Small-subunit ribosomal RNA, 5' domain from Phragmites australis, 477 nucleotides, folded computationally.
The full RNA is in RNAcentral, with records from SILVA.
[in-house]
Context: one part of a larger RNA
């Protein structure tokens, strides 16, 4: 000397651009954070004198809720990085080529009747569909063959047509698997390993595979560190450093796990699912004591720990995303705006003149020296400040459409007006002198200083460094 998601003294004019729980993955009180579609569907309501058109809405049905947000607890390899590879998968989205004939039976809504404190239910009827079934029909699938097996919905419109549906093939982007090679620390851990290391049936998967099973065989792995134990997400990057390398893994990007805690599966293209289910356990809460609710590591917020880290804001105007023919409807993703000198950049705290070198302050050898052009004085100027006036661009897509925000900017009047601190002064290391103190009270990173004339303690002028910030502590090169 550099750096930091800092922290803390002291001090603080405005601005732009980033950041903010590192610690308890501790527990959480309030609201939000995933819905949409009525152009699938029967139906109820508003609403109108009436039909017509509007509009809302429990349900049933579709698509999404696997994504986007959060967190680093576990994971030393089922990960992550690089660089292959063969045995899958695919919703939506792009190209092709075919199709959508004909039947039928329910279960909610809904009505009666009932149970329960509540959560939530039970029983009878009615009953619609792009929910379900059956047949028939395939340039797919299986199989050596003979043969077997498997599909669809409509809906909007006067219509052209659009928009959904079904099989198969390709295709983009996505996801799954395998395999080489890297990828911390300990031998005061030296042997591990029996579904273990291979075959062969067989199950099973979207596929490959000891994944699973029954038999066989007896093998795999290890000082080039198996095993075990500690720690830990990993990387692009970030600091440092002339390089080699050393540290480290916060924002911002992949990639991986987790979602009070242990374990399961349902659904579905896709999960073993953060705001889904069952189930065990802790813990909070409601109860009529029988039974039931919840899960912030989503934004905000509380309490708690802790040197230490923010608002219980605006908007969906703009990018994205879900769903919808669309209009639109949802989006604490995003945009933003608020609090913090936490950091980084630029900018201000006036500029030129002005010696009777004023007063006044340290010093003094009493002649002087210093602060010092510094203030006074006169004269400019307004970044900032006050107050007024205009006033955006981000809006694509002919118009309409801006949360930010009357914000950025531009301009008028005013008047030096509102605006400097902090740390050091023996050496290392720029900067000196008095005074008080007396090995006291104190400094101090390291050498060290203090016991009467201390350049090292305090305090004052004076003087160097840095400056909205100086120190000071921790960490790491």
């Nucleotide at each position: 000397g550099g750096a930091u998601g800092a922290a803390u003294g002291c001090u603080a004019g405005a601005g732009g651009c980033a950041u903010g729980c590192u610690u308890a993955a501790c527990a959480c009180a309030u609201g939000c954070a995933a819905g949409u579609c009525g152009a699938a569907c029967g139906g109820g309501a508003a609403g109108u004198g009436g039909u017509g058109u509007u509009u809302c809405c429990a349900g049933u049905g579709g698509c999404g809720a696997a994504c986007g947000g959060g967190u680093g607890a576990g994971u030393a390899a089922u990960g992550u990085g690089u660089a292959a590879g063969a045995a899958c998968c695919a919703g939506c989205c792009c190209u092709u080529g075919g199709g959508a004939g004909g039947g039928g039976a329910a279960c909610a809504a809904c009505a009666a009747c009932u149970g329960g404190a509540a959560a939530c239910g039970g029983u009878u009827g009615c009953a619609a569909a792009u929910a379900c079934c059956c047949c028939g029909u395939a340039g797919g699938c299986u199989g050596a063959g003979g043969a077997g097996c498997a599909a669809a919905a409509g809906g909007a419109g006067a219509a052209a047509u659009c928009c959904a549906c079904c099989c198969a093939a390709g295709g983009a982007g996505g996801g799954g698997c395998u395999c080489a090679c890297a990828u911390c620390u300990g031998a005061u851990u030296a042997g591990c390993u029996a579904g273990u290391u291979g075959g062969u049936g067989a199950g099973g998967c979207a596929a490959u595979a000891u994944c699973u099973u029954a038999c066989c065989a007896a093998g795999g792995c290890g000082a080039u560190g198996a095993u075990c134990a500690g720690u830990a997400g990993c990387u692009g990057g970030u600091c440092c450093g002339a390089g080699g390398g050393g540290a480290u893994g916060a924002u911002c990007a992949a990639c991986c796990a987790c979602a009070c805690u242990g374990g399961g599966a349902c659904u579905g293209a896709g999960a073993c699912a953060c705001g889904g289910c069952c189930u065990a356990g802790a813990c909070u809460c409601c109860u009529a004591c029988g039974g039931g609710a919840g899960g912030c590591a989503g934004c905000a917020g509380u309490g708690g720990g802790g040197a230490a880290u923010u608002u219980u804001c605006c908007g969906c105007a703009a990018u994205g995303g879900g769903c919808a023919a669309a209009a639109g409807c949802c989006u604490g993703a995003c945009g933003g705006a608020g609090c913090a000198a936490u950091g980084c950049c630029g900018u201000g705290u006036g500029g030129a003149g002005g010696u009777a070198g004023a007063a006044g302050g340290c010093c003094u050898a009493c002649g002087a020296g210093u602060c010092g052009u510094c203030a006074a004085c006169a004269u400019c100027u307004u970044u900032u400040c006050u107050c007024g006036g205009a006033g955006a661009a981000g809006a694509a897509a002919c118009a309409a459409u801006g949360a930010c925000g009357g914000u950025a900017u531009c301009u008028a009047c005013g008047g030096a007006a509102u605006a400097a601190g902090c740390a050091u002064c023996g050496g290392c290391u720029a900067a000196c002198u008095c005074u008080g103190u007396g090995c006291c009270a104190g400094c101090a990173a390291c050498c060290g200083c203090g016991g009467u004339a201390c350049g090292a303690c305090a305090g004052a002028g004076g003087a160097u460094g840095c400056a909205a910030g100086c120190g000071u502590u921790a960490u790491c090169c």